[in-house]
RNA sequence: GUGACCUCUGGAGAGAAACUGCCGUAAAGUGGCAGUUCACCGAAGGACAAAGCCGGUUUAGCCGGUGAAACUCUCAGGUAAACGGACAGAGCGGGGCGA
Numbered sequence: 001g002u003g004a005c006c007u008c009u010g011g012a013g014a015g016a017a018a019c020u021g022c023c024g025u026a027a028a029g030u031g032g033c034a035g036u037u038c039a040c041c042g043a044a045g046g047a048c049a050a051a052g053c054c055g056g057u058u059u060a061g062c063c064g065g066u067g068a069a070a071c072u073c074u075c076a077g078g079u080a081a082a083c084g085g086a087c088a089g090a091g092c093g094g095g096g097c098g099a
Base pairs, nucleotide, nucleotide: 001097002096006091007090008089009088010087015038017037018036019035020034021033022032023031039079040078041077045075046073047072052066053065054064055063056062057061
């Protein structure tokens, strides 16, 4: 010099899907959980890698390495509310890192 962790606030998108089972009930219903199937979302996490730079080479070329993201993918996660949520603002604080 930078500033983690933590706290508060804000915080999008997409089926309250269908079927089956369990919980619950005298039996049901609403609801909840799990599994399977199809459809969808991108802002936990994860993956991808342009320019540039470096190296090699048979040198205007090719190969390899390094190198971002909120792009792209959709493994994971998610698709009423709740929970979660990249990111932003504020606060606390000084672990770590650099000179």

Predicted 3D model of a 99-nucleotide RNA (Glycine riboswitch aptamer) from an Actinomycetes bacterium. It matches the Rfam family "Glycine riboswitch aptamer". Rfam links the family to the GO term glycine biosynthetic process. The source organism's lineage runs through Bacteria, Bacillati, Actinomycetota and Actinomycetes. The sequence was found by an Rfam model in a public genome assembly.